Background: The RNA shown here (SAM riboswitch aptamer (S box leader)) has 106 nucleotides. The coordinates come from a structure-prediction model, not an experiment, and the mean pLDDT is 76.
RNA sequence: ACCUUAUCAAGAGUGGCGGAGGGAACAGGUCCUAUGAAGCCCGGCAACCUAAUUUUUUAAAUAUUAAGGUGCUAAAUCCUGCGGUAACAUAUCCGAAAGAUGAGGA
Repeated sequence: ACCUUAUCAAGAGUGGCGGAGGGAACAGGUCCUAUGAAGCCCGGCAACCUAAUUUUUUAAAUAUUAAGGUGCUAAAUCCUGCGGUAACAUAUCCGAAAGAUGAGGA
């Protein structure tokens, strides 16, 4: 890199270093940023997995606790792109596609 599966409208600093960009690809918007971007460290959050306990329909599911493995830490995955619905100038809503993260697999 590929396949399967679950989740994605919540949550998370008035810190240090750094020094100009960033918000997945492409495109269109639009937003953040010298009152300091990306990245790194510290801190924090709690989605999955591991461990223990609790309840129960004994298969699994729910809840709690602590530590660990990843992850995350502006805005709904920032919004849109494809299809349907609504409208008929648009919005809205639903489902895909694509993406992100965890777990498993060959």